[in-house]
The RNA shown here (FMN riboswitch aptamer (RFN element)) has 114 nucleotides and comes from a mouse gut metagenome.
C1' cells in the first nucleotide's frame, strides 16, 4: 500500500384528546477503538449540522458534538454485582432517542485476500 466484505438498536400495556408510537404514566434501545477487569454515561473517534478555500463535482481544512453517583468484590472495575439516576442531531407530523425522511446513503472502524 491496493482490493473486497461487514459496518446501530429500539413504543408492548394504559391514559386524555377530533387528532399523539410525539403529551401523561409505564415499557424498550445502546455504533467504533482504548483503559490493570467486561463502558450509552471514563479518554478518544464516527454519524448530523455549521463555516472557510475550492469554478464545479468532490476534497481538504476548521468548529460544534448529549448524560453518574453512592455502595459491594477485588491486586485491580466511574466497565464486574446492588441501588438510585441521567442521555440521545436535523426535517416532518398534536411536542419524536424509538414513526417518516435525507439515507439502497455516509462512516469511525473490523475481518479476510494479494
Nucleotide at each position: 500500500g491496493u482490493c473486497u466484505u461487514u459496518g446501530u438498536g429500539g413504543c408492548a400495556g394504559g391514559g386524555u384528546g377530533u387528532a399523539a408510537g410525539u403529551c401523561c404514566c409505564u415499557a424498550c434501545c445502546g455504533a467504533u477503538g482504548g483503559u490493570g477487569a467486561u463502558a450509552g454515561u471514563c479518554c478518544a473517534u464516527g454519524a448530523c449540522c455549521c463555516g472557510u478555500c475550492u469554478u464545479g463535482c468532490a476534497g481538504a481544512c476548521g468548529g460544534c458534538u448529549g448524560a453518574g453517583c453512592c455502595g459491594g468484590u477485588g491486586g485491580a472495575a466511574u466497565u464486574c454485582c446492588g441501588g438510585c439516576g441521567c442521555c440521545g442531531a436535523c426535517g416532518g407530523u398534536a411536542u419524536a432517542g424509538u414513526c417518516c425522511g435525507g439515507a439502497u446513503g455516509a462512516g469511525a472502524a473490523a475481518a479476510g485476500a494479494c

Its mean pLDDT, the model's own confidence on a scale to 100, is 82.